[in-house]
Context: one part of a larger RNA
Molecule: small-subunit ribosomal RNA, central domain
Organism: Microbulbifer variabilis
RNA sequence: CUGGGCGUAAAGCGCGCGUAGGCGGUUAGUUAAGCUGGAUGUGAAAGCCCCGGGCUCAACCUGGGAACUGCAUUCAGAACUGGCUGGCUAGAGUACGAGAGAGGGUAGUGGAAUUUCCUGUGUAGCGGUGAAAUGCGUAGAUUUAGGAAGGAACAUCAGUGGCGAAGGCGACUGCCUGGCUCGAUACUGACGCUGAGGUGCGAAAGCGUGGGGAGCAAACAGGAUUAGAUACCCUGGUAGUCCACGCCGUAAACGAUGUCUACUAGUCGUAGGGUUCCUUGAGGACUUUGUGACGCAGCUUACGCAAUAAGUAGACCGCCUGGGGAGUACGGCCGCAAGGUUAAAACUC
Numbered sequence: 001c002u003g004g005g006c007g008u009a010a011a012g013c014g015c016g017c018g019u020a021g022g023c024g025g026u027u028a029g030u031u032a033a034g035c036u037g038g039a040u041g042u043g044a045a046a047g048c049c050c051c052g053g054g055c056u057c058a059a060c061c062u063g064g065g066a067a068c069u070g071c072a073u074u075c076a077g078a079a080c081u082g083g084c085u086g087g088c089u090a091g092a093g094u095a096c097g098a099g100a101g102a103g104g105g106u107a108g109u110g111g112a113a114u115u116u117c118c119u120g121u122g123u124a125g126c127g128g129u130g131a132a133a134u135g136c137g138u139a140g141a142u143u144u145a146g147g148a149a150g151g152a153a154c155a156u157c158a159g160u161g162g163c164g165a166a167g168g169c170g171a172c173u174g175c176c177u178g179g180c181u182c183g184a185u186a187c188u189g190a191c192g193c194u195g196a197g198g199u200g201c202g203a204a205a206g207c208g209u210g211g212g213g214a215g216c217a218a219a220c221a222g223g224a225u226u227a228g229a230u231a232c233c234c235u236g237g238u239a240g241u242c243c244a245c246g247c248c249g250u251a252a253a254c255g256a257u258g259u260c261u262a263c264u265a266g267u268c269g270u271a272g273g274g275u276u277c278c279u280u281g282a283g284g285a286c287u288u289u290g291u292g293a294c295g296c297a298g299c300u301u302a303c304g305c306a307a308u309a310a311g312u313a314g315a316c317c318g319c320c321u322g323g324g325g326a327g328u329a330c331g332g333c334c335g336c337a338a339g340g341u342u343a344a345a346a347c348u349c
Stems, first nucleotide, its partner, number of pairs: 003321004007303002012317001014201004021194003025088007033081002035077008049065006091191001092188004096183004103177007110154001115149006125136002162169002206247006215241002220236004258316006266294012278281001298305002322349003331342004
């Protein structure tokens, strides 16, 4: 350089936005860079190849031809790609009217429950386990009634339901705000797709500063269990979990399946919208967007996938190339640190 691949064998960046680049709908004209054909020049000789000749043959030597797939100049062509000019509306977008939603941010409000405190009640236990003990309790616990404080999470509704690019999002109300779907017309007129670098977002844990701290709970302490028990079980319990601001940038960040577009049998659910039919109801038919179950062709080593493809094709990016060493060392970059990212080799099987 190329080939073959990437659901589970090695392999899809965690997810967006977007620069360069790559690729790009339809039509007319023009241009002639790519492209096609011709001509001219050049492409040393030798060698290779073809046809001959000379050493008795051959090797070897030698004559001629072909070839040298290239480069330059020039002439011509105009289908396709590119450039330029002018149109179009099927891609993309805007306006208008509706609709659904735990999409995001912020402020406020609510009830149940746990815990603690106060007051009353009331008396000897409570708690916990396989069984116990540590623990709590006559300084009155557990229980029960009323009150108060405070923090965190929002039962039922709840659904292979909804929304979001992913991470993720679930009490209620207000305000601010992003995206999506449907409908019929009008408008812009290819404005598009992908995306190396770059940039933003990114669960949990962790880190910094300042708050907060009910419950839970790494570490830690004690009680058990056990041969031991640095565990599983129990009683406690600190970071943390919560809030604000700032870092970290990783996950089985999973659909282990990159994004976009087109095409390719059906059947049954479910969520949002629209059209239509009547026998107007827990109704039927059609259509569209999402989300599921099955299933044909096809694909797949198989499992399985199957219009939400892993089918048939196209565009662009990322990645893989035997196991271990190793996602490690060194160096660079990033980080307060923890560490992250990029990423080998010797050696060995």